[in-house]
Context: one part of a larger RNA
Molecule: large-subunit ribosomal RNA, half B
Organism: Candidatus Woesearchaeota archaeon
RNA sequence: UCUAAUUGAGGGAACUCGGCAAAUUGGCCCCGUGCCUUCGGCAUAAGGGGUCCCUGCGAUCGUUCUUAAGGAUGCGAUUGCAGGGUGCAAUGACUAAGUGAGUCCGACUGUUUAACAAAAACCUAACUGACUGCAAGCCUGUAAAGGUGUGUAUAGUCAGUGACGUCUGCCCAGUGCGCGUACUUUAAACUCCUUUCCAAGGGAGCUAAGAGCGCGUAAACGGCGGGGGUAACUAUAACUCUCUUAAGGUAGCGUAAUACCUUGUCGUUUGAUUGACGACUUGCAUGAAUGGCGUAACGAGAUUCACACUGUCCCCAAUUAGAAGCCUCCGAAUACUUUGUACUGGUGCAAAAACCAGUGAUUUCCAGUGGGAAGCGAAGACCCCGUGAAACUUUACUGUAGCCUGAUGCUGCAAUGUAAGCUUUGAUACGUAGCGUAGGUGGGAGUUGCCAAAGCUUGACUUUCGGGUUGAGUGUAGACACCAAUGAAACACCACUUGUCGGAAUUUACGUUGCUAACCCUGAAAAGGGAACACCAUUUGGUGGACAGUUUGGCUGGGGUGGCACCCUGCUGAAAAUGUAUCAGCAGGGCCCAAUGGUUGACUCAAGCGGGUCAGGAAUCCGCUGUAGAGUGCAAGGGCAAAAGUCAGCCUAACUGGAUUCAUACCAAGAUUGUAUCCAGAGCAGAAAUGCGGGCCUAGCGAACUCCUAUGCCCUCCUUGAUGGGGGCUAGGAAUGACCGAAAAGUUACUCCGGGGAUAACAGAGUUGUCCCGCCCGAGAGUUCACAUCGACGGCGGGGCUUGCUACAUCGAUGUCGGCUCUUCCUAUCCUGGCCGUGCAGAAGCGGCCAAGGGUGCGGGUGUUCACCGAUUAAAAGGAAUCGUGAGCUGGGUUCAGAACGCUGUGAGGCAGUUUGUUUGAUAUCUACUGGAAGUGUUGUUGUCUGAUGGGAAGGGAGCCAUAGUACGAGAGGAACUGGCUCUCGAGGCCUCUGGUCUACCUGUUAUCCGACAGGGUAUGCAGGGCAGCUACGCCUUGUAGGGAUAAGCGCUGAAAGCAUCUAAGCGCGAAGCCCUCCUAGAAAAUAGACAACGCAGAACUCCCGCAAAAUACGGGUUUGAUGGAGCAGGAGUGUAAGCACGAAGGCAACGACGUGUUCAGCUCGCUGCCACCAAAAG
Repeated sequence: UCUAAUUGAGGGAACUCGGCAAAUUGGCCCCGUGCCUUCGGCAUAAGGGGUCCCUGCGAUCGUUCUUAAGGAUGCGAUUGCAGGGUGCAAUGACUAAGUGAGUCCGACUGUUUAACAAAAACCUAACUGACUGCAAGCCUGUAAAGGUGUGUAUAGUCAGUGACGUCUGCCCAGUGCGCGUACUUUAAACUCCUUUCCAAGGGAGCUAAGAGCGCGUAAACGGCGGGGGUAACUAUAACUCUCUUAAGGUAGCGUAAUACCUUGUCGUUUGAUUGACGACUUGCAUGAAUGGCGUAACGAGAUUCACACUGUCCCCAAUUAGAAGCCUCCGAAUACUUUGUACUGGUGCAAAAACCAGUGAUUUCCAGUGGGAAGCGAAGACCCCGUGAAACUUUACUGUAGCCUGAUGCUGCAAUGUAAGCUUUGAUACGUAGCGUAGGUGGGAGUUGCCAAAGCUUGACUUUCGGGUUGAGUGUAGACACCAAUGAAACACCACUUGUCGGAAUUUACGUUGCUAACCCUGAAAAGGGAACACCAUUUGGUGGACAGUUUGGCUGGGGUGGCACCCUGCUGAAAAUGUAUCAGCAGGGCCCAAUGGUUGACUCAAGCGGGUCAGGAAUCCGCUGUAGAGUGCAAGGGCAAAAGUCAGCCUAACUGGAUUCAUACCAAGAUUGUAUCCAGAGCAGAAAUGCGGGCCUAGCGAACUCCUAUGCCCUCCUUGAUGGGGGCUAGGAAUGACCGAAAAGUUACUCCGGGGAUAACAGAGUUGUCCCGCCCGAGAGUUCACAUCGACGGCGGGGCUUGCUACAUCGAUGUCGGCUCUUCCUAUCCUGGCCGUGCAGAAGCGGCCAAGGGUGCGGGUGUUCACCGAUUAAAAGGAAUCGUGAGCUGGGUUCAGAACGCUGUGAGGCAGUUUGUUUGAUAUCUACUGGAAGUGUUGUUGUCUGAUGGGAAGGGAGCCAUAGUACGAGAGGAACUGGCUCUCGAGGCCUCUGGUCUACCUGUUAUCCGACAGGGUAUGCAGGGCAGCUACGCCUUGUAGGGAUAAGCGCUGAAAGCAUCUAAGCGCGAAGCCCUCCUAGAAAAUAGACAACGCAGAACUCCCGCAAAAUACGGGUUUGAUGGAGCAGGAGUGUAAGCACGAAGGCAACGACGUGUUCAGCUCGCUGCCACCAAAAG
């Protein structure tokens, strides 16, 4: 010193983030118990009283005795009453709630992150919604199968809210979900068409789920506005206008676990409140089962206040046990391994034990403290980077289970309806004209008729309403056509055929229904139920973070956000060749034009002046001047006048093929794109020379793969040819703007890996815009007057405290805010000291100069630094030391993992927003420091000194009294020098007093053990005292002081400069400051000192000890002895021992708590003294 404990004067939370920790309370009995309440609670509320021992008398019960109806005795248990008694204290130890009041959250009991989060999180009863009729739904599984469940809607599963009370508003536009769906879209299969056959291919039709479309649904995901005006004070707005929405937030609550501003405002609480509570409420960004608002009870939850209580604190002290320490024995690990390991300043990759300079430093050991080794621990977890990883999310990309769905197979028999195809049959076809209801074309001169014509009756169908067709009956021998007429067409009859309507058979599809035999289920079987469906398989389309694999750009004064400096053009930067960077500056492009192109010819613009009908400032016309002041399709630069500008004529060179140069791309190789020259071809304009391969020039752009186009080429494949198709070549087109071109979204605080000081956050360094401080100038203010005081507009500096900037050091880690503790330094001085000016009478101030010796405090709310507030004070100054100080503490804040609110995001999640919770490692090697020892040196030993050099503040400050109601002042007021007293802060020492402790000791007492008594043990048991010692809260001291040299300042003499001048030579005063005086360390002061004694002396060990002490040292003693122990005496502490005697409430007695006397007794002693009994022997 630490750990665990004990005690504490006075104060009583002043401590602190916070009463953390500790203390208080405590069991049982009796009394008593407010608010609130779900009437159960709250409640042991709160707050009081009692509790032990002895004696006696009862009551109840058990047992025993007896004459057994009574009654009585003993013992035991429980309990009541009365009397007596002791102590400081009777649940005497142990055991054993501190209490109350307000608020938030969660109803409650319960559960949770084994090892940093116990909570407000989870669960819960209750409420609500969804799915599900059992071969169910949900879940597991590839399947078989299994769970729920051998349960059956009062059941099971899923989801949300979360007792209870009271309520739960509006919105269906979006996203989901459910239902529907005439129509649209839509796959395979199928049908049809097409390509000369076939095939690939193409097209059409039909069509499921899905989607579109319609409706519903919010206790589904979710959402729930803005602006203007208006009332007879003002303010506000019941009212109103307008934009707009799917709807515009209702009831409640509200500065909140939600409010940025914010410490909102008011009130209460306090001396003081960033707190708490109650209100208001303009709510950044409350709000109704993502539940709103209340709420008794409950809570190791969060928060505030009060009482009690206390060492939390003022302010620490003592004690106990252990650790540590010392002795003996045993004896690691980690780590380190350049070393002979000082301080200060400087330097240096910007923070050095090692470099430079100065100073210091004899060697070694022991105990400590933790300033440094940017100490040890861990290839930084923050940040950035990586064409790293993982997990999670989703309307990222690409897929996969699953689910829905069409087709086909397993897969059969029927009925019926509808539709289509095919076959067959029947009917039907009316413009006008025409006897008449003429489908079309062709053939055609006959056809038909007792197998019953015309006609008549009647029914059915149809109808253009006139008729037509046909069935039955009757009837009896003709009827119709050709011809003629009409007409576009001429009828009988036959054949073919078109449209429409109908019948029949057959095929297919669909719908419905039936069957049974596949198949499925029940059943032991018999049989029953379902049934060609379902299951299953193949295939089609849809849906599909349930699952999987991946992606999720670059630049960047860190990254992100922003931007594009990512492709191209002009100018500046760019430093007179070329080239040249920045998130440098100024501007642009991602086109346009069939004329805005080619050529030939002609012309001259802008502007001004003069003239001129309407006509004006400005229209068209005339004249003059006019190097460009215009124009050029578009930026800027360069350029351009018989043109590169303007107008007109004719045209298409806005051509094809080839070669080369140059730029893109300096140097220095390509793609691509562009420029220029030449050759060949075919053209245009021009008389010609010539010009023309787009535009006055410099921007206007784009690989591979793939696809498309071609009136191009005709190379190739299947076979002999043709056709078609495929492939190839050539040319053109479709885009990659991250522009030399992946097909691509997020989150991570649950994170991980590899790296980086190539790059951020802290600190340092540099800089100093900002910040702080000064100076110059002096407009003005100050009645007058710049400068007592203040000082605009401007100018010049200093500091390196603020905030920035930079990114130099540190990412194989330099622990991050504030507080506590402790120390040193600076001065730009807050106080104290000295002095000057004043708009200084005095007092009190204001401004300045010197001065860093000392001081600079206590509280309230807040994590705060800061700021604000309260009461004091001489004053409550400012800074630095890695924003000093975490191998010193704390851990309230920030900044991990849990959770909640608001906001945000579809979501995972996020938020310099809020809230609650949340592990602070370690045995000290070196150095440094605080102390304690040993050796060597200093040329013998012992003792006594000197004092070089250090340390100190050893003192600082105030009040009061006298001076003195004096000086001063009209008064009101009101000093000083000097002297004295006291207080406070600090320092040193001490224990007589006071107080604390006192596990030496004494006493009381509880429980238990030693059989009882006596006397003891254990829990320091508790409690009351307490000497020595140690201590503060106690006491003493802290000079009568003084000297020297100075600062600012004040002076003397005094020139330079005949004066003046404190200065230049000279002299003197002058401060708490400097040096002494004072205290203290100090011969290892290497210049190692001086003096004295001694001359073989002296010292050490062992032994007994201490007022000394961690070890060691120091001091004393050692028989010639009082050093320690024992004994005795004194004194001190406690408080009257044991034994005996007597008394004692009572009781027949026995007995009896206790009292009195013997007895200021007994017991004890780290104190003082006496005394050799013991030990200091021998060495």